A computed fold for a 113-nucleotide RNA from Aphanocapsa lilacina HA4352-LM1, annotated as Guanidine-I riboswitch aptamer. Of the family's consensus pairs, 97% are formed in the model. It matches the Rfam family "Guanidine-I riboswitch aptamer". Rfam's curators write: This family represents a conserved RNA structure found upstream of the ykkC and yxkD genes in Bacillus subtilis and related genes in other bacteria. The function of this family is unclear although it has been suggested that it may function to switch on efflux pumps and detoxification systems in response to harmful environmental molecules. Model confidence (mean pLDDT): 78 of 100.
RNA sequence: AAAACCAGCUUCUAGGGUUCCGGUCCCGCUCCUGCGGUGGGACGGCUGGUCCGAGAGGAGCAGCCGGUCCGACAGCAGGGCCGGUCACACGGCGGGAGAAAAGCCCGGGAGAG
Repeated sequence: AAAACCAGCUUCUAGGGUUCCGGUCCCGCUCCUGCGGUGGGACGGCUGGUCCGAGAGGAGCAGCCGGUCCGACAGCAGGGCCGGUCACACGGCGGGAGAAAAGCCCGGGAGAG
């Protein structure tokens, strides 16, 4: 000086949209009228439920490393418990995906430093 690992999984959140549920509005039918019921349409400039969801957000687990105990003649493997590690992290345009969008994925990429 360069490269690999560290960067895996689960869950939650910031965030995201609008298939479905709910909400609001409009129209038809029902009804003397209204409420209600029912069919259709519009709205996510509806805080909601479902849903998507972070490398650079949280938590946990796995993994890895060390110690100790069980076991054993001794050791290895295995298992229990405890501890350590999980650091750092500016970032497009564009493209991709069940309805769609996004801090999702391409992507810890290009680029910057």